The RNA shown here (SAH (S-adenosyl-L-homocysteine) riboswitch aptamer) has 76 nucleotides and comes from Dyella soli.
Rfam family: SAH (S-adenosyl-L-homocysteine) riboswitch aptamer. For this family Rfam cites "Riboswitches that sense S-adenosylhomocysteine and activate genes involved in coenzyme recycling" (Wang et al., Mol Cell, 2008). Rfam 15.1 lists 1,354 matches to the family in 1,132 species.
The RNAcentral record of the sequence draws on Rfam.
The coordinates come from a structure-prediction model, not an experiment, and the mean pLDDT is 75.
[in-house]
């Protein structure tokens, strides 16, 4: 670091639909259809692979439109 699997980033409803996928039409490129807004980040645990170094210090940053509910701060 690549896969896969869990968890965390307060929660809910509706909406529309890209990309992944499923299905059909094709060798294919595509085209329709049906699902669809945690697919992003950090981190844990594992199969291969890798050595791209040690040490301190820090623990966040995001998530399409519309509402509504939670916690905080805040006179409001």
């Nucleotide at each position: 670091c690549c896969c896969g699997u869990c968890g965390a980033g307060g929660g809910g409803c509706g909406c529309u639909g890209c990309g992944a996928c499923c299905g059909u039409g094709a060798c294919g490129a595509c085209a329709c259809g049906g699902c669809c807004a945690g697919g992003c980040u950090c981190g844990a645990c594992g199969u291969g692979g890798c050595a791209c170094g040690u040490u301190c210090u820090u623990g966040a940053a995001c998530g399409g439109c519309g509402c509504c509910c939670g916690g905080c701060u805040u006179u409001a």